Background:
A computed fold for a 390-nucleotide RNA from a Fidelibacterota bacterium, annotated as Bacterial RNase P class A. Rfam family: Bacterial RNase P class A. Gene Ontology terms of the family: tRNA processing, dimeric ribonuclease P complex and ribonuclease P activity. A source record names the gene rnpB. The source organism's lineage runs through Bacteria, Pseudomonadati and Fidelibacterota. Of the family's consensus pairs, 96% are formed in the model.
RNA sequence: CAAGCAGGCCGGGCGAUCGCCUCUUCCCGAUUUCGGGGAGGGGAGGAAAGUCCGAACUCCAUACAGAGAGGUGCUCUCUAACAGAGAGGUUUCGCGAGGAACGGCAAGUGCAACAGAAAGAAUACCGCCGAUUUCCGAUUUUAUCGGAAAGGUAAGGGUGAAAUGGUGGUGUAAGAGACCACCAGUUCCGGGGGUGACUCCGGAAGCUAUGUAAACCCCACCUGGAGCAAGAUCAAGUAGAAAAGUAUGCGUAUCUGGCGCUUAUCCCGGAUUACCGGGAUAGCUUUUCGGGUAGAUCGCUUGAGCGCUGCGGUAACGCACCGCCCAGAUAGAUGAUCGCCAUCCCGGUUUUCCGGGAGACAGAAUUCGGCUUACAGGUUUGCUUGGAGC
Repeated sequence: CAAGCAGGCCGGGCGAUCGCCUCUUCCCGAUUUCGGGGAGGGGAGGAAAGUCCGAACUCCAUACAGAGAGGUGCUCUCUAACAGAGAGGUUUCGCGAGGAACGGCAAGUGCAACAGAAAGAAUACCGCCGAUUUCCGAUUUUAUCGGAAAGGUAAGGGUGAAAUGGUGGUGUAAGAGACCACCAGUUCCGGGGGUGACUCCGGAAGCUAUGUAAACCCCACCUGGAGCAAGAUCAAGUAGAAAAGUAUGCGUAUCUGGCGCUUAUCCCGGAUUACCGGGAUAGCUUUUCGGGUAGAUCGCUUGAGCGCUGCGGUAACGCACCGCCCAGAUAGAUGAUCGCCAUCCCGGUUUUCCGGGAGACAGAAUUCGGCUUACAGGUUUGCUUGGAGC
């Protein structure tokens, strides 16, 4: 310098003016609330997103047992927890830095399209053989040769994604782990190392066992449901229940007294033409009660919080000390305009300058820990391979 691998960080800056949400404080009016004004503090993100996992918190369920269903799945560690993270193991891909995959099909059952004879302890298509048995023919006739069939055969061909270890030999009629040597693998046993996954050494068994568990299933561990529109407190209006009243009110009036006005229906008694007294029902008025809508308040932002330093640990992470407070709206504030600077692009000119333009993905809504997805542009660390120069 080129080509790569694995990550980290940032997500424009400063200022002015006018606004919005919230908190603190002061002044004035009112004196709980509230209204007006002044000053000051704070005001979106790395993903606030998708709502895919895991929790906190709240309510339901007396909260126990069993079954079912679902989830996770190499090991150890971390963590409140997790499908997350760190470190490792095995296999595999890459020259390499590194990447990817992950319980069990050797517990049982099922399935394996098309092609193929056959899809799993083989039912033989082509091929090979035809030792043995049977038949036919020839001959040198208790035999030999040739042919056919029964049959044998998983060496070879062919089909297929996949066909029952590999090479060589023995063996045989031809063949075959049928047997032998070596190699590869599997299972079991013993010993060493490791917390463990696993690994190393030695031995035994011809054991060679296809794929598929996001097929049923087996094994280990985990899981009650709904969700801040959770839930709690206060509480208009309306409806409901109970009690009292229906003149003790209003008007007239100096006061008392009197008079007048303000509902309906029914019953009883008295009077007998619209009156008086009592009662019932409904209405109306007042008060009380329980539940509770609108509305208000709480939940609500101090939290598994953030930052620095030190210590322990390979690391994730943990502990200690010090410092900090960093949105809380409720149809939803976080905005708009202008100037300067920075980055990039275009043009003029030219290397000092001038003019114009661009800037992504996206926006809190109970709160955290993760994962995934989107993203203009910028910046940075470690490492690998190749080339060149000193």